[in-house]
Record summary:
Predicted 3D model of a 73-nucleotide RNA (transfer RNA) from a marine sediment metagenome. Model confidence (mean pLDDT): 82 of 100. The RNAcentral record of the sequence draws on MGnify.

RNA sequence: GCCCCGGUAGCUCAGAGGAUAGAGCAAUUGAUUCCUAAUCAAUAGGUCGCCCGUUCGAGUCGGGCCCGGGGUG
Repeated sequence: GCCCCGGUAGCUCAGAGGAUAGAGCAAUUGAUUCCUAAUCAAUAGGUCGCCCGUUCGAGUCGGGCCCGGGGUG
């Protein structure tokens, strides 16, 4: 250089054009307990890597770029 995969919550990841973008763990608050842990309930947390395009509508499709991983000369 070329090819492939990935980038979505603090972490691990779902989400194959139309819900208000979700789950588990973590966090916070409450319940329970003599206290802690465990358990249960609730709450908060996202410019979906960046820019442009297609579309009535984009996390999702197309182009460019950036970052990470793998392959290859």